[in-house]
RNA sequence: AUGAAUCUUGGCGAUGGAGUUCGCCCUCAACCGCCCAGAGGACUGCUGACGGGCUGAUGACUCCUACCUAACU
Repeated sequence: AUGAAUCUUGGCGAUGGAGUUCGCCCUCAACCGCCCAGAGGACUGCUGACGGGCUGAUGACUCCUACCUAACU
């Protein structure tokens, strides 16, 4: 360079990785936990800046790793 055969793929599920499985999304997407307090906006109970506290490494199941607290040596 020419010819033939094979393959249809991505992302996400509040903190890392592996296997299985379920669900969601099609790029202005899916997804981004809870509580206290409450600046500002909105204007009838909506939104949530700054600050404080709590839980969980999973959507689910089984594991690996990291991290925290307490006691003892």